[in-house]
RNA sequence: UUCUUAUCCAGAGUGGCUGAGGGACUGGCCCGUUGAAGCCACAGCAACCGGCCCCGCUUUUAGCGGGAUGGCCGGUGCUAAUUCCAGCAAGGCUCCAGACGGCGUGAUUUAUCAUGCCGCUGCCUUGCGAAGAUAAGGA
Numbered sequence: 001u002u003c004u005u006a007u008c009c010a011g012a013g014u015g016g017c018u019g020a021g022g023g024a025c026u027g028g029c030c031c032g033u034u035g036a037a038g039c040c041a042c043a044g045c046a047a048c049c050g051g052c053c054c055c056g057c058u059u060u061u062a063g064c065g066g067g068a069u070g071g072c073c074g075g076u077g078c079u080a081a082u083u084c085c086a087g088c089a090a091g092g093c094u095c096c097a098g099a100c101g102g103c104g105u106g107a108u109u110u111a112u113c114a115u116g117c118c119g120c121u122g123c124c125u126u127g128c129g130a131a132g133a134u135a136a137g138g139a
Stems, first nucleotide, its partner, number of pairs: 001139008013042005021031003025087004043079003048075006054066005083131001088127006098120001100119009
């Protein structure tokens, strides 16, 4: 670098150095001098892989299962926002008035309905879609 498989709506941050970018890409929307990215230290989350112990089951020289329903150590990973959202396909809604978003008013069954203004060209749902990330194994 590439291939295969699995997972991706959960979870988890402080300090130091440094100083302007970052969230892969594109569009959007966010984060950032109240300190981005990076590096270091310590801490934490998680449970993909290995080891040891423990528990359960079985077809018992052993095998299988157990972080939602065990523990410790190690190899990785991760610690803003669902992989931040969308990107492809199918179905539904809407196409100049309304699906959707924001703000306001009214009603009630308190999260729905009605209505006004503004914005917008799209919006919602589903999927073993694409892309990406991580792990394990292979080339």
The RNA shown here (SAM riboswitch aptamer (S box leader)) has 139 nucleotides and comes from a Deltaproteobacteria bacterium. It was read from a public genome assembly, where an Rfam model found it. The organism belongs to Myxococcia, within Bacteria. Its mean pLDDT, the model's own confidence on a scale to 100, is 76. Its Rfam family is "SAM riboswitch aptamer (S box leader)". Rfam's curators write: The SAM riboswitch is found upstream of a number of genes which code for proteins involved in methionine or cysteine biosynthesis in Gram-positive bacteria. Rfam links the family to the GO term regulation of gene expression.